[in-house]
Context: one part of a larger RNA
Molecule: large-subunit ribosomal RNA, domain II
Organism: Hadesarchaea archaeon
RNA sequence: GCCAGGGAGUGCCUUGCCGUGGCGAGGCUAAGGGGGUUGGAUCCCCGGAGCCGGAGCGAAAGCGAGAUGCCCGCAGCCCGAAAGGGCGAGGGGCCGGGUGUGAAGAGCGCCCGGAGUCACGGCAUGGCGACCCGAAACCGGGCGAUCUAGUCCGGGGUAGGCCGAAGCCGAGCGUACGCUCGGUGGAGGGCCGAACCGGUCUUGGUGUACAAUCCGGUCGGAUGACCCCGGGCUAGUGGCGAAAGACCCAUCAAGCCCGGUGAUAGCUGGUUCCCCCCGAAGCUGGCCGCAGUCAGGCCCGGCGCGAGGUCGCUGGCGGUGUAGAGCACCGAUUGGCGAGUGACGGGGGGAAACCCUCGCCUCGCCUGUCGAACUCCGAAGCCGCCAGCACCGUAGACCGCCGGAGACGGGAUGCGGGGGGUAAGCUCCCGCUCCGAGAGGGGAAAAACCCAGACCGGGGUUAAGGUCCCCAAGUGCCGGCUAAGUGUUACCGGAAAGGGCGUCCUCUCCCUCAGACAGCGGGGAGGUAGGCUUAGAAGCAGCCAUCCUUUAAACAACGCGUAACAGCGGACCCGCCGAGGGAGGGGGCCCCGAAGAUACUCGGGGCUAAGCCGGCCACCGAGACCCCGGGGCGGCCGAAGUAUAGUAGGCCGAUCCGGUAGGGGGGCGUCCGGCGUGGGGAGAAGCCAGGCCGUGAGGUCUGGUGGACCGCGUCGGAAUGAAAAUCCUGGC
Numbered sequence: 001g002c003c004a005g006g007g008a009g010u011g012c013c014u015u016g017c018c019g020u021g022g023c024g025a026g027g028c029u030a031a032g033g034g035g036g037u038u039g040g041a042u043c044c045c046c047g048g049a050g051c052c053g054g055a056g057c058g059a060a061a062g063c064g065a066g067a068u069g070c071c072c073g074c075a076g077c078c079c080g081a082a083a084g085g086g087c088g089a090g091g092g093g094c095c096g097g098g099u100g101u102g103a104a105g106a107g108c109g110c111c112c113g114g115a116g117u118c119a120c121g122g123c124a125u126g127g128c129g130a131c132c133c134g135a136a137a138c139c140g141g142g143c144g145a146u147c148u149a150g151u152c153c154g155g156g157g158u159a160g161g162c163c164g165a166a167g168c169c170g171a172g173c174g175u176a177c178g179c180u181c182g183g184u185g186g187a188g189g190g191c192c193g194a195a196c197c198g199g200u201c202u203u204g205g206u207g208u209a210c211a212a213u214c215c216g217g218u219c220g221g222a223u224g225a226c227c228c229c230g231g232g233c234u235a236g237u238g239g240c241g242a243a244a245g246a247c248c249c250a251u252c253a254a255g256c257c258c259g260g261u262g263a264u265a266g267c268u269g270g271u272u273c274c275c276c277c278c279g280a281a282g283c284u285g286g287c288c289g290c291a292g293u294c295a296g297g298c299c300c301g302g303c304g305c306g307a308g309g310u311c312g313c314u315g316g317c318g319g320u321g322u323a324g325a326g327c328a329c330c331g332a333u334u335g336g337c338g339a340g341u342g343a344c345g346g347g348g349g350g351a352a353a354c355c356c357u358c359g360c361c362u363c364g365c366c367u368g369u370c371g372a373a374c375u376c377c378g379a380a381g382c383c384g385c386c387a388g389c390a391c392c393g394u395a396g397a398c399c400g401c402c403g404g405a406g407a408c409g410g411g412a413u414g415c416g417g418g419g420g421g422u423a424a425g426c427u428c429c430c431g432c433u434c435c436g437a438g439a440g441g442g443g444a445a446a447a448a449c450c451c452a453g454a455c456c457g458g459g460g461u462u463a464a465g466g467u468c469c470c471c472a473a474g475u476g477c478c479g480g481c482u483a484a485g486u487g488u489u490a491c492c493g494g495a496a497a498g499g500g501c502g503u504c505c506u507c508u509c510c511c512u513c514a515g516a517c518a519g520c521g522g523g524g525a526g527g528u529a530g531g532c533u534u535a536g537a538a539g540c541a542g543c544c545a546u547c548c549u550u551u552a553a554a555c556a557a558c559g560c561g562u563a564a565c566a567g568c569g570g571a572c573c574c575g576c577c578g579a580g581g582g583a584g585g586g587g588g589c590c591c592c593g594a595a596g597a598u599a600c601u602c603g604g605g606g607c608u609a610a611g612c613c614g615g616c617c618a619c620c621g622a623g624a625c626c627c628c629g630g631g632g633c634g635g636c637c638g639a640a641g642u643a644u645a646g647u648a649g650g651c652c653g654a655u656c657c658g659g660u661a662g663g664g665g666g667g668c669g670u671c672c673g674g675c676g677u678g679g680g681g682a683g684a685a686g687c688c689a690g691g692c693c694g695u696g697a698g699g700u701c702u703g704g705u706g707g708a709c710c711g712c713g714u715c716g717g718a719a720u721g722a723a724a725a726u727c728c729u730g731g732c
Stems, first nucleotide, its partner, number of pairs: 001732006011128003015124009026052003032046004056063002066095001069094004076087004096112006131270002134267001138260006149234009158224001160192003163188001167184007196221003201217002204215002236252001238248002273667006283296005298406001299404006308392003312389009324377001325375002330371003335366006342360001344359006410435003414432007440451003455630007465620003468605003474617001476616006487607002498592003502589010519576005525549003530544003555570001558569003631657002633653005668721001670718010686705008
């Protein structure tokens, strides 16, 4: 890993609700006892203790209520052809009453015109292990120092070599203390190094090992705080520790075993057959609350009532202060003019008084701007009410009551509006939609983008999106644009500010056959080198001025140039030429801006249309829509017959049948039992293979195998259904 077997909402009590049944202003017995029976028991009879109900209100003292007086009216019944009317259980309203409060006989709160109780079944709550498995831990009692730590007692081990302390002897020297030298001697947590003890380094070997730490090489100690053996001692909030939280039997920041124990786990995982109906929430508030839970809201089921309800659209009336806008208030804010007074400040004049001026401040006017917490204004919207439309509703809506939940981590690249943040596939809010819990078609692929809400089967038509090939359908038609492979990308940052004599369209103005624009030819002069300045300054360093004349025209000079001149162009004028030219604004496509790490991409091939814009026709294309058949569900009718069934059956449904958590309904199968009824050696169960039936769980038939038990109907009871839990056990 696979297979087989095992494997998780149970039992008792409690409380609430629903269903069925008994009795009913009552209902029931409990413990216990008796009878009866052995087919285990059911069953029958006692037992009234006690419990619930029959009255409420009040903190209490305490006081203490309608068996119907009036009205409305659903179902139903009756009259009627209908419209409508009458009665009207249940239901609703009024009235009346009890009690508390109170001065009250007011008002208000609760209550009153009789339905409960017992049993069984179902659902849920609480208590217990309470759906199952799972801790780390805590506590108790024991077992451990044969490992290891320390210590005590008894014992053992330590090749060889080296150094050579004290002391002693001798010699020499010395007055002496003593010194020196030579020997001797053999000290030492001394030196080298086996045994022995250790375990430094190793990217060596091994690494399901020889081994849960080994082997090889290398290395430390090796007379000592040395090593070893035997026997003792210290024990778990404890020991022991030359101290590492080390060690205390391969276990240590509190050993191991058993018990409390099914500890607890707001956490993780798992939780077993089918079909049908409905179908959520990730919000608000509280909580040592933030992975939880309670209440409300949202979902489901049942019951009551009985006619309205409302998300949408339109209109009317009312409300509002956002977007925008504005500066009238508040606050900020540009420049100017005028006025004012000042206790103020700077500057100037003055001996001073004082005057002038600038600033500050205030006011007026003009001008230029802003604001979530500014508003003289003010939409769209939104909210409330009314009316109409539409839709929902007697197949019972709205509303009310009861029971059962789940959920209280949401998300979005969506569209729109906001707070925070440089920003984010960021964060926090609001409205709608979608995913969540939604399949199908499209978008190359892709929860939330586009189309579209899937009961089943068949046929057709479309939607989004597409129609050259991959690939179903146009190499379709008309007009225009693009020359970049731009593009072939709805959104998806799959790009911006800013630029472009790229090209197309359009608008305005100007010039133009009295000849425009460009090009080519010619002219472009004189006073004069204007004056000043300057070493020089001649159109062209700089300053001032910028006239006059001759002209078709020509600047006291627009640029280059010179040291200064010179020289070359330009403006301006004429000629040649002969038809458009110049400037500006707007729009379309295109270009630049444009940088990433292996060689790249429109999904690919490829395309100059198979790109982009506008128009048209046709076709393809979903589970959408239409048609046919079927099923479920719902509504209406409804037997025989009463052993129950709103069953069998019939009719109708365009407006019902996606679905996670979850609620409700109906079934299948397994095991056991009661009653009834069948099968089996002429072959039961089980197993294998195939056929058929059922929406399904499943059922059935045939053949083979097998060799002794097994079905069906009905009622009842369950240790009742497996793929998952790193599930458990076994096999392979």